[in-house]
Order: sequence, then C1' cells, then structure tokens
RNA sequence: GUUCCGGUAGCUCAGUUGGCAGAGCAUGCGAUUGAUAAUCGCAAGGUCGAUGGUUCAAGCCCAUCUCGGAACA
Repeated sequence: GUUCCGGUAGCUCAGUUGGCAGAGCAUGCGAUUGAUAAUCGCAAGGUCGAUGGUUCAAGCCCAUCUCGGAACA
C1' cells in the first nucleotide's frame, strides 16, 4: 500500500427482514439473614467510532474519514 473483519451501557457481547436500543457481569436500592455471603426483585447507566447521504423511518443500506485486528505485498 491492497483486501477483509470489527468499534453498540463501566466490562464482555447480542441486535441476521430498516420500524420502541437489549442481555450477562459490575454499580445503587430493597427483600431474605442474628450478621455476612449466596439467592431473588427493582433502578440507574447509550449522541450505537465521526461526518455526510438514501429513506416516512438507519445500530442496520451507501460514501468518506478514524481507531483496533488479520491476510497478502
């Protein structure tokens, strides 16, 4: 340099037909216990890497850029 894969909650990742953004762990509160751990319930937490485009509607489609990884040279 070229090609491909990936960037979504604090962390690990789903979201495959474009139509309300989710799970587990972690965190906070509560239940339970003599108390803790474990367990159970609830809550909070997101400009979906950036910008632009298509669309009534974009995490998802298109273009450019950026960051990480792999292959080739």
The RNA shown here (transfer RNA) has 73 nucleotides and comes from an Oscillospiraceae bacterium. Rfam family: tRNA. It was read from a public genome assembly. Model confidence (mean pLDDT): 85 of 100.